[in-house]
Context: one part of a larger RNA
Molecule: large-subunit ribosomal RNA, domain VI
Organism: Acidobacteriota bacterium
RNA sequence: CGCAGGAGUAUUGACGGAAUCUGACCUUAGUACGAGAGGACCGGGUUGGAUCGACCUCUGGUGUACCAGUUGUCCUGCCAAGGGCACCGCUGGGUAGCCAAGUCGGGCAGGGAUAAACGCUGAAUGCAUCUAAGCGUGAAGCCCGACCGGAGAUGAGUACUCCCUAUGAGACCCGUGGCAGACGACCACGUUGAUAGGCUGGGGAUGUAAGCGCAGUAAUGUGCUCAGUCGACCAGUACUAAUCGGUCCACCGG
Numbered sequence: 001c002g003c004a005g006g007a008g009u010a011u012u013g014a015c016g017g018a019a020u021c022u023g024a025c026c027u028u029a030g031u032a033c034g035a036g037a038g039g040a041c042c043g044g045g046u047u048g049g050a051u052c053g054a055c056c057u058c059u060g061g062u063g064u065a066c067c068a069g070u071u072g073u074c075c076u077g078c079c080a081a082g083g084g085c086a087c088c089g090c091u092g093g094g095u096a097g098c099c100a101a102g103u104c105g106g107g108c109a110g111g112g113a114u115a116a117a118c119g120c121u122g123a124a125u126g127c128a129u130c131u132a133a134g135c136g137u138g139a140a141g142c143c144c145g146a147c148c149g150g151a152g153a154u155g156a157g158u159a160c161u162c163c164c165u166a167u168g169a170g171a172c173c174c175g176u177g178g179c180a181g182a183c184g185a186c187c188a189c190g191u192u193g194a195u196a197g198g199c200u201g202g203g204g205a206u207g208u209a210a211g212c213g214c215a216g217u218a219a220u221g222u223g224c225u226c227a228g229u230c231g232a233c234c235a236g237u238a239c240u241a242a243u244c245g246g247u248c249c250a251c252c253g254g
Stems, first nucleotide, its partner, number of pairs: 001152001005163007015149003021049007033038001051106005059100004066093005071086006110144003117137004164253001174190005195241003198237005204230003211224005
């Protein structure tokens, strides 16, 4: 931009895509078969491998604006307490998110037409012959079935609902943001408000802060103290920011 006005919701499915892999064990049954040794078809069940998809409860990884320990040096006048730099200085942990090695799920069943193959009926050829006419059985393969996309399928489909002759309808822009995202886009919100930040509570991480007291010459230990601090998680709360006002133009449809 189109889909003969503008929207919302739910759909049909032409067509396209992905997938459709496989072992072992138990049972049937030590049965059929076989002198024995050995040892099934068919059917039923269990559990794996690889692979694909989704997810983060668990197990873990990462987690550079979380917590703690610690070395050197510079700084905050000094002590103490902190800050900067040194690969995030190094080290031990670690929420959310992301992730796999973690968790869950998938391949099925069934139907149709067939291949090789095996048959029925049956002539040519009074017999015979699965084939010449005709009719069957038959594969992890083919088509459907199951999953995903899908009306730019310009052949632009369908159903329902709503709106417009101005007190209406629908958007962009602007702002606050997102588990959405390269940018557009998409989604939520803009005071008739929980959109983000802050604050409060909870969860969770770290692991018992500073300061003071006590013990010790001191290093240090110990009590107040399961403390103190704290990104992303879950809520609550308008404190902050999404502010308020004016004017002009277009608008019932090839």